[in-house]
The prediction has a mean pLDDT of 81. Large-subunit ribosomal RNA, domain II from a Minisyncoccota bacterium, 688 nucleotides, folded computationally. It matches the Rfam family "Bacterial large subunit ribosomal RNA". Its family is annotated with structural constituent of ribosome and ribosome in the Gene Ontology. The RNAcentral record of the full RNA draws on ENA. NCBI's taxonomy places the organism under Bacteria, Bacillati, Minisyncoccota.

Context: one part of a larger RNA
């Protein structure tokens, strides 16, 4: 991992509701008898509840208690009347649907591991160093000192055994739940070690690490309390039919839990003065917008007042500037308003539709994206918090290549029928290589992109010049006073400053740009000849260009596409969904009719019509199957159950029949009772 078996709303008591049986009553318990030996039938009324209450009670009683009270008051009776049992559902108390803690407490068991201690034993190759003391010699008055020899101390040194475990490697489903190899520390000591003993669970022991106390320690292990508790996680087993949510508010030691309300379901009852929608009418408002009349903000200017430190000056002053106010112009505001919608809301009339109350059962209290109006944030976020709407959640189908939340559209079942939606129609791939007119040349585009830049290109508009010859081009000229003056080493059109005149001319600047040290040189404006018809400037719009860098694969989904298969505009046809329609079938609710039954107003069946049948949590309804019991009826050695296979019936759970195997029980119908349905729980046990 797979397979098989087992595996989770039960039982008792009480309360409420629904259904049902009996009824002024209702119900039996033990026990006994019968029996197919049993969860059955009968007997059994003991007892329970109800029929009377009040009081703590004695007790009294339609009353009673309180009290001195016959006062008052409380609870009852009087009228309304009502009960008991069974089944189902929910709730409460219990283990309470099942499995799951870490933990808490009690009583015991542990020091054969380890910690410390006690008693008694054992062990430490070899080598080195050479303390005290002693002896001898010398010195000395002596104490004592010096030298030699001897001596053999030490938590001394080196290093085996032994003890430890520093480094690295190796191992890391291991040789091993801590080892192996290497290297290293101690190695006469606070040393190592054998045996026996003592001390433990809030306790021991500890050269202290909360270490160790049997692979377990910030409180051991075993058993019990115990099915501890778990607002938490996981799991919770057959079918079909009808309806179908919520992720909000208030409160909460509350925030991933609860309670009440909201929203869902079922039943009963009621219903047009009720409710919803549409249209009309009547209302109040201060939002969007707008505005500046108020409150504030803020820009430029005029005028006046005041200050005037700075400047001019020496003043009784002028002025830059500051502050305040008036006026003019143009602005801004969630906490401004002289104004002011659309919606929304309230009321009302008509029309259309249908809801409402009570009781019972819930679930929901983590919501998400998108669009719009806002707050927070950075007018950031697949961000966060409100509001309104919609989808998802709980919704499949078609489209967007692929896709919870976008667009279209809401799947009862069947059909090789028809029409459409969004979106599409060259091929992948269903349908136009459709029609008409333009644009784009960038593969722009075919699914997103800025400021800024550019004789890209199409369209529109305005304007200037032009056969008295424009614009571009060729040829020629472009002069003189003069090197203008100043400045300067120089400044001669062309470093810079000032001025920018006059003359000759067809025209020619005291010079447009190069250039020179300065000149020179080239060139331009300007003019003429040639040429011969358009040329120039500006604004707006369409489509393009640059700006333009990303991570698996080039990348519109791909191929590919250029008077498109791109973009704009217009038109027609077609494709396209579980949508609509058609045909057939199933089913729910309502209505009508018919038939049958009897409890005579209900049920069942059939036919027709109308409206329905997506669905999580959840509510309701109807069934299938398993085991056992009772009654009735069956089957079975001429072959039961079980297993297996084939066929067939039913909307499904499932049923039936035939064959094979098997070898002894078993089925149907009507009731009843449950250890009643398995795929999940890191489920349990077994097998492989």
């Nucleotide at each position: 991992g797979c397979c098989a078996a087992c595996g989770a709303g039960u039982u008792u008591a009480c309360u409420u509701c629904u259904u049902u049986u009996c009824u002024a009553g209702u119900u039996u318990a033990a026990a006994c008898c019968c029996u197919u030996c049993u969860a059955g039938g009968g007997u059994g009324g003991a007892g329970g509840c109800a029929c009377a209450g009040g009081g703590a009670a004695a007790c009294c009683a339609a009353g009673u208690c309180u009290u001195a009270a016959u006062a008052g008051g409380g609870c009852g009776a009087u009228u309304u009347a009502a009960g008991a049992g069974a089944a189902g559902a929910a709730g409460u108390a219990a283990g309470a649907c099942c499995c799951g803690a870490a933990g808490c407490c009690a009583g015991g068991c542990g020091a054969g591991c380890u910690u410390a201690c006690c008693a008694u034993g054992g062990c430490c190759a070899g080598g080195g160093u050479g303390a005290a003391g002693g002896c001898c010699a010398g010195a000395g008055a002596a104490a004592u000192c010096u030298g030699g020899c001897u001596g053999g101390a030490g938590g001394c040194c080196c290093g085996a055994a032994c003890c430890a475990g520093u480094u690295a490697g190796c191992c890391g489903u291991u040789c091993a739940a801590c080892a192996c190899u290497u290297u290293u520390g101690g190695a006469u000591g606070a040393g190592c070690u054998g045996u026996g003993g003592u001390a433990a669970g809030a306790a021991g022991u500890g050269a202290a690490a909360a270490g160790c106390u049997a692979a377990u320690c910030g409180a051991g292990c075993c058993u019990g309390g115990u099915a501890a508790u778990a607002g938490c996680u996981g799991g919770u087993u057959c079918u079909c039919c009808c309806c179908g949510a919520a992720a909000u508010a208030g409160c909460u030691u509350u925030a991933g839990g609860g309670c009440u309300a909201g929203c869902c379901u079922g039943a009963a009852c009621a219903u047009a003065u009720g409710a919803a929608c549409u249209u009309g009418u009547g209302g109040g408002g201060g939002u969007a917008g707008a505005g500046c009349a108020c409150u504030g903000a803020a820009u430029g200017g005029u005028u006046c007042g005041u200050c005037g430190u700075g400047g001019g000056u020496u003043u009784u002053c002028c002025u830059a500037g500051g502050c305040g106010a008036u006026c003019c112009a143009a602005u801004c505001a969630a906490a401004c308003u002289c104004c002011g919608a659309a919606u929304a809301c309230c009321a009302u009339a008509a029309g259309u539709u249908u809801u409402g109350u009570u009781c019972a059962g819930a679930g929901u209290c983590a919501g998400a994206a998108c669009a719009u109006g806002g707050g927070g944030g950075c007018u950031a976020a697949g961000c966060u918090c409100c509001a309104u709407g919609c989808u998802c959640a709980a919704a499949a189908g078609g489209g967007a290549a692929a896709a919870a939340g976008c667009c279209c559209a809401g799947a009862c079942c069947g059909c090789u029928a028809u029409c459409u939606a969004a979106g599409g129609u060259c091929c992948c791939a269903a349908a136009a290589u459709u029609u008409a007119a333009g644009c784009u040349a960038a593969g722009u585009g075919u699914u997103a992109u800025a400021a800024g830049g550019a004789a890209g290109u199409g369209g529109a508009u305005u304007u200037u010049c032009a056969u008295u010859g424009a614009u571009a081009g060729u040829u020629a000229g472009a002069a003189g006073g003069u090197u203008a003056g100043c400045u300067u080493a120089g400044a001669g059109g062309c470093a810079g400053c000032u001025a920018u005149c006059c003359u000759u001319u067809a025209a020619a600047a005291a010079g447009u740009g190069c250039g020179u040290a300065a000149c020179a040189g080239c060139u331009u404006a300007c003019u003429a000849c040639c040429u011969g018809a358009g040329a120039g400037a500006a604004u707006c719009c369409g489509c393009g260009c640059c700006g333009a860098a990303g991570a698996u694969u080039u990348a519109c989904g791909g191929g590919g596409c250029u008077c498109a298969a791109g973009c704009u505009u217009a038109a027609u046809a077609c494709c396209g969904a579980a949508g609509a329609u058609g045909c057939g079938g199933c089913u729910g609710a309502g209505c009508a009719c018919a038939u049958a039954a009897c409890u005579u107003g209900u049920u069942a069946u059939g036919u027709g019509c109308u409206c329905g049948g997506g669905g999580u949590a959840g509510g309701g309804g109807a069934g299938c199957a398993u085991u056992c019991u009772u009654a009735u009826u069956g089957c079975a050695g001429c072959g039961a159950a079980g297993c297996u296979u084939u066929g067939u019936c039913g909307u499904a759970a499932g049923g039936c029949a035939g064959g094979g195997u098997g070898g002894a029980g078993u089925a149907a119908u009507a009731a009843g009772a449950a250890g009643u349905g398995a795929g999940a729980a890191u489920g349990u046990u077994g097998g492989c």